Model confidence (mean pLDDT): 76 of 100. Two RNAs folded together computationally: RNase P RNA and transfer RNA, 414 nucleotides in total. It holds a member of the Rfam family "Bacterial RNase P class A". Gene Ontology terms of the family: ribonuclease P activity, tRNA processing and dimeric ribonuclease P complex.
[in-house]
């Protein structure tokens, strides 16, 4: 200078001024009761609030114990409330490299599946290669070259042989048994075995561990009817089945209320910030200090000034941990190539 | 706020158990007709919504993401 990798940061600030929202505190002003008004200080959207893909907490469902079925997750070791998230490593693949990615248990329990081509697709002989017979043909032998294919009966190599073959031997792989190192996954070594048994489990299936079901429009409270009717029903209802335990009558419809445009649930919670400790690292402990959105048609904005002041994605809705997806700016470390000192 | 599906020719729909992506109606020719329809015959015309991934191979199986619908007080 150019091509890249990797992890983090920030996501306008101050100040004037006119708005707006929800609460606090003071006035006022009303109702039978919930209220309404007007001042005053201060607070008041994100890194992704989004997507709703995972995991929790709160609720309710018969205070959900066990088996089934259904679904999930699958190297090893930690973290955490908890997870398929995250951290450290093993191990395969990709890249010159910095680095990246991987749903990574089991195919020797068993079942299905492998289209076309090819002689054959889990089994064998189409061309081939050697004998036998003078040749043809045939009959026998072999499976090393040819062809096809994603995959073709371990691979290179030597040696044996009519030709060949793990027929033998070496190293490479695979199998058994062991030894060292590591918590482990695993690494690395010795020793035996010549060793048919393809692949696919994000196919069905087996192992192994996990998961009741629904979600805040979940559910409560104000709440005051054992209120009238009807239908079915104790060998019965109740949650995906079952069993256990437990509850009990269920369903429906009618009438009465300022009233489901009401109040709770709502935001102090596995919170945030700072500083020290311990751990490579996710974290985790200690000390201080901090309260900081809660609407319900739904609040965050508008002008001006200065800070070089321009700007993208885009707007809480019961709340957190994570993934992921949109996105702007400017920096850092670290590969590789070129050129120059 | 939550939850639940759907995506294939220009439309509106098949595609089983993963092996050459089809059917109708539209189109475009070409016959029949005096011409048009209608009818016969022939042909075109696919980013299977993207993207990655398992697999010899994906419309189909699993991950993400987009668009569009439905449902719940």
């Nucleotide at each position: 200078u150019c091509a890249g990798u990797u992890g983090a940061a920030c996501g306008u600030g101050u100040g004037g001024u006119c708005g707006c929202a929800g609460g606090u505190u003071g006035c006022c002003c009303g109702u039978g009761a919930u209220g309404g008004g007007c001042a005053a200080a201060a607070u008041g959207a994100g890194g992704a609030a989004a997507g709703u893909c995972c995991g929790a907490g709160c609720g309710u469902c018969a205070u959900a114990a066990g088996a089934c079925a259904g679904g999930g997750u699958g190297c090893c070791g930690g973290c955490c409330a908890a997870c398929g998230a995250c951290c450290g490593g093993u191990g395969a693949a990709g890249g010159c490299g910095a680095c990246u990615u991987c749903a990574a248990g089991g195919a020797a329990a068993g079942u299905g599946c492998a289209a076309c081509a090819g002689a054959a697709a889990u089994a064998a002989a189409c061309c081939g290669c050697c004998u036998u017979u003078c040749a043809a043909a045939a009959a026998g032998g072999c499976a090393a070259g040819g062809a096809u294919g994603g995959a073709a009966a371990g691979g290179u190599g030597a040696g044996g042989c009519a030709a060949g073959a793990g027929c033998u031997c070496a190293c490479c792989g695979g199998g058994g048994c062991u030894g060292u190192g590591g918590u482990a996954a695993c690494a690395u070594g010795g020793c035996c075995u010549g060793c048919u048994c393809u692949g696919u489990a994000a196919a069905c299936c087996c192992c192994a561990c996990c998961c009741g079901a629904c979600g805040c429009a979940a559910g409560g409270u104000u709440a005051a009817g054992u209120g009238a009717g009807a239908a079915c029903a104790a060998u019965g209802c109740g949650g995906g089945u079952c069993u256990u335990a437990c509850g009990c009558g269920u369903u429906c419809u009618c009438c009465a209320a300022a009233a489901g445009c009401a109040c709770c649930g709502c935001u102090u919670g596995a919170g945030c910030c700072u500083u020290u400790u311990g751990g490579c690292g996710a974290c985790a402990a200690a000390a201080g200090g901090c309260c900081u959105a809660g609407a319900u048609a739904g609040a965050u904005g508008g002008c001006c000034a200065c800070a070089u002041a321009a700007a993208a994605c885009a707007g809480a809705a019961c709340u957190c941990g994570g993934c992921u997806u949109a996105u702007g700016u400017g920096a850092a470390a670290c590969u590789g190539a070129c050129a120059a000192a | 706020g939550g939850u639940c599906c759907a995506c294939u020719a220009g439309c509106u729909c098949a595609g089983u158990c993963g092996g050459u992506a089809g059917a109708g109606c539209a189109c475009u020719u070409g016959a029949c007709u005096u011409u048009u329809a209608a009818u016969c015959a022939a042909g075109g015309g696919g980013u299977c919504c993207c993207g990655g991934g398992u697999u010899c191979g994906a419309g189909c199986c699993c991950c993400g993401g987009g668009u569009g619908g439905g449902c719940c007080a």